RNAcentral holds the full RNA, with entries from Greengenes and SILVA. This is a predicted structure of a 358-nucleotide part of an RNA (small-subunit ribosomal RNA, central domain) from an uncultured bacterium.
Context: one part of a larger RNA
RNA sequence: UUGGGGCUUAAAGCGUUCGUAGCUGGGUUUGUUAAGUCUCUUGGGAAAUCUGGCGGCUUAACCGUCAGGCGUCUAAGGGAUACUGGCAAUCUUGGAACCCGGGGAGAGGUGAGGGGUACUUCGGGGGUAGGAGUGAAAUCCUGUAAUCCUCGAGGGACCACCUGUGGCGAAGGCGCCUCACCAGAACGGCUUCGACAGUGAGGGACGAAAGCUGGGGGAGCAAACCGGAUUAGAUACCCGGGUAGUCCCAGCCGUAAACGAUGCGCGUUAGGUGUAUCGGUGACCACGAGUCACCGAGGUGCCGAAGGGAAACCGUGAAACGUGCCGCCUGGGAAGUACGGUCGCAAGGCUGAAACUU
Numbered sequence: 001u002u003g004g005g006g007c008u009u010a011a012a013g014c015g016u017u018c019g020u021a022g023c024u025g026g027g028u029u030u031g032u033u034a035a036g037u038c039u040c041u042u043g044g045g046a047a048a049u050c051u052g053g054c055g056g057c058u059u060a061a062c063c064g065u066c067a068g069g070c071g072u073c074u075a076a077g078g079g080a081u082a083c084u085g086g087c088a089a090u091c092u093u094g095g096a097a098c099c100c101g102g103g104g105a106g107a108g109g110u111g112a113g114g115g116g117u118a119c120u121u122c123g124g125g126g127g128u129a130g131g132a133g134u135g136a137a138a139u140c141c142u143g144u145a146a147u148c149c150u151c152g153a154g155g156g157a158c159c160a161c162c163u164g165u166g167g168c169g170a171a172g173g174c175g176c177c178u179c180a181c182c183a184g185a186a187c188g189g190c191u192u193c194g195a196c197a198g199u200g201a202g203g204g205a206c207g208a209a210a211g212c213u214g215g216g217g218g219a220g221c222a223a224a225c226c227g228g229a230u231u232a233g234a235u236a237c238c239c240g241g242g243u244a245g246u247c248c249c250a251g252c253c254g255u256a257a258a259c260g261a262u263g264c265g266c267g268u269u270a271g272g273u274g275u276a277u278c279g280g281u282g283a284c285c286a287c288g289a290g291u292c293a294c295c296g297a298g299g300u301g302c303c304g305a306a307g308g309g310a311a312a313c314c315g316u317g318a319a320a321c322g323u324g325c326c327g328c329c330u331g332g333g334a335a336g337u338a339c340g341g342u343c344g345c346a347a348g349g350c351u352g353a354a355a356c357u358u
Base pairs, nucleotide, nucleotide: 004330005329006328007327008312009311013326015206016205017204018203022199023198024197027091029089030088031087032086033085035084036083037080038079039078040077041076042075043074044073050068051067052066053065054064055063056062094196095193096192097191099189108182109181110180111179112178113177114176115159116158119155120154121153122152123151124150125149126148130141131140167174168173211252212251213250214249215248216247220246221245225241226240227239228238263325264324265323266322267321268320271303272302273301274300275299277297278296279295280294281293282292283291284290307314308313331358332357333356340351341350342349343348
C1' cells in the first nucleotide's frame, strides 16, 4: 500500500445540499453494428527448468537429441451475435414538467406595516422610612424623598397562553398579527415529455453560537472587570454593580455533542397501536371546509414476528436481506501538534506527520 474486516455506543458517515469527471446487474421492444465477449486459421510466444522416448559417460546424478508441455499472452485474417457497449427507432411503470381543483396543510424564506405584556428611564400627583439581597449577611439604593400606589411620555429587546414525542425546512434552523413577493413537499386526477436515472473525486452554494471589520443602537441580560460574602485559600459557586457582546445594516469567519453520535438512492421481508396532512367510501347531521367509522397514500412516534447485534438495543422511517455510488477507520500517547501548502484582517480554519514512548 492493497486485500480482508469494519464505521449508533469500541477507531471510523464529510454539518448540509447542488453538481463536473468517473463509476453503476441503470426500465421495455425491434433493427443495425461487431468495440468487449466467444470461436477457427496462420505467425510470434528465447534458452535453461518440467514430462515422455532414445542415446552418452560401468549405473545414478549429469549431459545430448527428438517430441510435448509451460510461457497465464499477443498480431493479422475469417466467422458467431445470447449478453455488455455504439447507432437508429419504439413503449410507459422509473424520472421530470405542466399543471390541475390555484383545492387543502405548514413557526419554510425575504420585505413592509401593525400590535401586546413585561422591563427600564424621565416627568406630574399621592405617600413615609425604609428598600434590596441571602443559608445568614454585607457591599448597594434611599431624607437632593427611595421602595410602594397612580397618571403620562420615551426607549430597546422579546413574542406568555395556544404549544402538542404537533408542523415546516437539505442541514443550520423556523413561533404575536396582517399584507406582498419567492420556494418546496404530500395527496388526487386526466395530461405532456419519453430513460432524460442513481451516486458523486475535484468544484460551487448554504451553514447555530461565539469571534472580527465599518456604521448604527443599547431596555434587560451579561464574559472581562470592580466590590461584598463564603473559605485554610476562593483568581469560583452566592450577592451588589458592570464593559464588550447580545439587537439592526453591510462584509468576513466556516466551526459545534453541526447528533438519529446512524451517508445517499433502489428493491425485498409479520403484525399491533397513537398522532398530524391529503384523498376515497359509508353512516349521522345542529347541513357548516361539520362529526364518527373504515380504506389508500405519504409523514411523525411507541410496541414488537422473523432476522440482526458483544450487549444496550434495532426491527417496513432497520442497525434485517440484497444492490449501486461516495466518504472514512486500521492500538494508546506524542497530536489534530510540528513542518510545508492553502484560505482568513485577525482569531484561526482545511490539509496533516515523525522521532520518542507505551